[in-house]
RNA sequence: UUCUUAUCCGGAGAGGUGGAGGGACUGGCCCGAUGAAGCCCGGCAACCGGUAAUGCUGAUUACAAAGGUGCCAAUUCCUGCAAGGUUUUACCCUUGGAAGAUGAGAC
Numbered sequence: 001u002u003c004u005u006a007u008c009c010g011g012a013g014a015g016g017u018g019g020a021g022g023g024a025c026u027g028g029c030c031c032g033a034u035g036a037a038g039c040c041c042g043g044c045a046a047c048c049g050g051u052a053a054u055g056c057u058g059a060u061u062a063c064a065a066a067g068g069u070g071c072c073a074a075u076u077c078c079u080g081c082a083a084g085g086u087u088u089u090a091c092c093c094u095u096g097g098a099a100g101a102u103g104a105g106a107c
Stems, first nucleotide, its partner, number of pairs: 002106007013041001015040003021031003025080001027078002042072003047068002050063005076099001081096005
């Protein structure tokens, strides 16, 4: 890099540093000198791993948070493709998909 699979409407700082960008991409719409990204500290969560029970080979439930990740504006901020509903054929709504993110596994 690619593939498989699970999840993505919840949660998380009036801190330090740093100085102009950031929200993947498109089109929007936003955040930002009342300080963006990054880094440190802090925190959230519970995917893997841990413990216990059920259970009987594949899991389920509960607990904890010392380990491996992850995350900490807005639903993945909305949207891109398709189908349906409604309709003034626009706006709007619903469902599925695509794309993306993260974990675990495989090549």